A computed fold for a 530-nucleotide part of an RNA from an uncultured prokaryote, annotated as small-subunit ribosomal RNA, 5' domain.

Context: one part of a larger RNA
RNA sequence: GAACGAACGCUGGCGGCAGGCUUCAUACAUGCAAGUCGCACGAGAAAGUUCCUUCGGGAGCAAGUACAGUGGCGGGCGGGUGAGUAACAGGUGGAUAACCUACCUCUCGGCGGGGGACAACAGAAACGACUGCUAAUACCGCAUACGAUCAUCAGGCUAUAGGGCCAGAUGAGGAAAGGCGCUUUCAAGCGUCGCCGAGAGAUGGAUCCGCCCCGCAUUAGCUAGUUGGUGAGAUAAUAGCUCACCAAGGCUACGAUGCGUAGCCGGACUGAGAGGUUGGCCGGCCACACUGGGACUGAGACACGGCCCAGACACCUACGGGUGGCAGCAGUAGGGAAUAUUGGACAAUGGGCGCAAGCCUGAUCCAGCCAUGCCGCGUGGAUGACGAAGGCCUUCGGGUCGUAAAGUCCUUUUAUAAGGGAAGAACACCCCGGGUAGGAAAUGAUCCGGGUCUGACGGUACCUUAUGAAUAAGCAACGGCUAACUACGUGCCAGCAGCCGCGGUAAUACGUAGGUUGCAAGCGUUGUUC
Numbered sequence: 001g002a003a004c005g006a007a008c009g010c011u012g013g014c015g016g017c018a019g020g021c022u023u024c025a026u027a028c029a030u031g032c033a034a035g036u037c038g039c040a041c042g043a044g045a046a047a048g049u050u051c052c053u054u055c056g057g058g059a060g061c062a063a064g065u066a067c068a069g070u071g072g073c074g075g076g077c078g079g080g081u082g083a084g085u086a087a088c089a090g091g092u093g094g095a096u097a098a099c100c101u102a103c104c105u106c107u108c109g110g111c112g113g114g115g116g117a118c119a120a121c122a123g124a125a126a127c128g129a130c131u132g133c134u135a136a137u138a139c140c141g142c143a144u145a146c147g148a149u150c151a152u153c154a155g156g157c158u159a160u161a162g163g164g165c166c167a168g169a170u171g172a173g174g175a176a177a178g179g180c181g182c183u184u185u186c187a188a189g190c191g192u193c194g195c196c197g198a199g200a201g202a203u204g205g206a207u208c209c210g211c212c213c214c215g216c217a218u219u220a221g222c223u224a225g226u227u228g229g230u231g232a233g234a235u236a237a238u239a240g241c242u243c244a245c246c247a248a249g250g251c252u253a254c255g256a257u258g259c260g261u262a263g264c265c266g267g268a269c270u271g272a273g274a275g276g277u278u279g280g281c282c283g284g285c286c287a288c289a290c291u292g293g294g295a296c297u298g299a300g301a302c303a304c305g306g307c308c309c310a311g312a313c314a315c316c317u318a319c320g321g322g323u324g325g326c327a328g329c330a331g332u333a334g335g336g337a338a339u340a341u342u343g344g345a346c347a348a349u350g351g352g353c354g355c356a357a358g359c360c361u362g363a364u365c366c367a368g369c370c371a372u373g374c375c376g377c378g379u380g381g382a383u384g385a386c387g388a389a390g391g392c393c394u395u396c397g398g399g400u401c402g403u404a405a406a407g408u409c410c411u412u413u414u415a416u417a418a419g420g421g422a423a424g425a426a427c428a429c430c431c432c433g434g435g436u437a438g439g440a441a442a443u444g445a446u447c448c449g450g451g452u453c454u455g456a457c458g459g460u461a462c463c464u465u466a467u468g469a470a471u472a473a474g475c476a477a478c479g480g481c482u483a484a485c486u487a488c489g490u491g492c493c494a495g496c497a498g499c500c501g502c503g504g505u506a507a508u509a510c511g512u513a514g515g516u517u518g519c520a521a522g523c524g525u526u527g528u529u530c
Base pairs, nucleotide, nucleotide: 001530002529003528004527006526007525008524009523010522013377014376015375016374017373018372019370020369021335026333027332028331030330031329032328035073036072037071040070041069048061049060050059051058052057080288081287082286090212091211092210093209094208095207096206099205100204104201105200106199107198108197109196110195112142114140115139121132122131123130149172150171151170152169153168155166156165157164178193179192180191181190182189183188214260215259216258221251222250223249226248227247228246229245230244231243232242233241263285264284265283266282267278268277269276270275290311291310292309293308294307313324314323315322316321341367343366344365345364349363350361351360352359353358380410381409382408383407390401391400392399393398415467416466417465418464419463420462424457430451431450432449433448434447435446436445474519475518476517477516478515479500480499481498485514486513487512488511489510495502496501
C1' cells in the first nucleotide's frame, strides 16, 4: 500500500447492487417448510337454507362436497450445516469385454380368462382384540411368449479379446389393467391417458486405476483377513467384500505406522511475476441430520421434517405408560467483540402430483433491518473589500481565518406537496376461424391467426408541476519517518507513543484553542493475510 462475512470509537443526507452467528454440530416455545390424484376404488357427513308437519319430525338443496380409508406417483429432489474425513474424499486423465438407471424419447410385440381377501364401514363407552360386509390400476393363480433369461449342443466376427457382438437347434420357468371420451346398424370400432415383455437413446449413478493433495522423525518399524491362491457365498457388478482350506506373505527412509490439524475444488486476496495466504457469498463434488447401531420399502436411501433398537436430554401422565429431535424459514434462550423479520406472494423461474382446471412449494421472487462493503449523487453556483463584526497571533505597525461571511443575482439534483404512472405477461385453460396427416365418421393429434384472463413487489421505479438555499459534514492528524505550527495550561506530574522517543518552568511530541494538512458519509483504531 492492498484486502476483509469484520468488530470498536466519533459522526451520519439519499439511491443502486451485493453481503449479513466466522463463537457451543449448544438447547429449543410457536407457526409454516411435501404433497397431490375422484379420468384407479369403495364409502360418505354436518352446519346452514327451502318446503311439508300430527310440532315429535320428514323431504330437497348443501353434496357425491368436507374429513377419513384402499391404491398410484412424489416424500433419495429442492433447502441446511462442515462435526467427521489426510481418504480414490476431492481435482484431473483414463477403464468397465465387471455394472444399474423410475419418469422421458424412438422402435418391436402383446393387454386373454379366472379367484380369494385386508381396510374404510357396522356392533360392543375409548384403545386393543373379536365378529360381520365390500371395491379396485391393490393381491394371487391359469393361458399365451415376439424379444429376453437359464440349461445342453454347435458356428461366425473383431483397433478393443476375462462375462463383447451376430446368427442357429432342443428344452425349461416366467407378463399384463384398466379409466375417460367419440361414433354406432348395439356385433363392435376408433381416439387418448395408462399397463406388460424386449431393444436402442438420453439422463443420473456405481466400481477400479495413473498423477496431484497439510505439519511433526523430539513418531521407525507396521500388519493374522493381514498378503496371495483354490473353491463357495453375497452384490447391479469386480474384488478377502465374506467364509472354508492352503501358502507365508504385504507395506516402509521415494517416510509405512502413529500423533496433530483440516471438508476438497472452480475460484478469492495479494504480488511486476514467481510465489504466499485462503476456500465466507456463487457453482461442482463429498459427508452429516440429538449420539451410536440396524435394516425395511423402493428404479434409487441404509433415508434431515420415514421405521426399529440402545443411550443422553426434555415434555405429558389418571403412575399403568407415552411423546420429541430447527446443521429447513422466521423466531427464543444462553454463549460472544459480533451478525437481520415469528413479513408478502406463488405474478415470474423451477419442482411434485394431475388429461386438465388446479393444488402444494420459507425452493424462488420480493419487501423489512444493518454505512457491513462497492459504486453513484448531494450538502449549492456566480458575484461580492469598507478586507465588516468576532476569534487567534502580534515586534502593537499589523497579520490571519478571508471572497470566507453578510449583501446582490441565479439554479432546484435532493427535499416537501400535488398529479400521471410502467416493463417484468410468456403462457396454460376457454371462445372463434382456418390449414395439414390419418380415418367410414366423430372425438382426438398437429400447425396458424384473432379474442378473453393472470403482478406479490406497488401506486414502487419513472415522468410532470409548484415551493424555497431551502432538508443534509464529519473524522483523524500536524517532532522525524509523513502532507500539515503557533499561543496558553501543565511541569519526569497529568499524559503520549507504530519505531526513534517526548514531558524535570518558554513542550511545533501531553491537554485546550486558533490555524493548517489528509480523507470524506464517512474517518480513525484493533485484528488477520499478502
The coordinates come from a structure-prediction model, not an experiment, and the mean pLDDT is 81.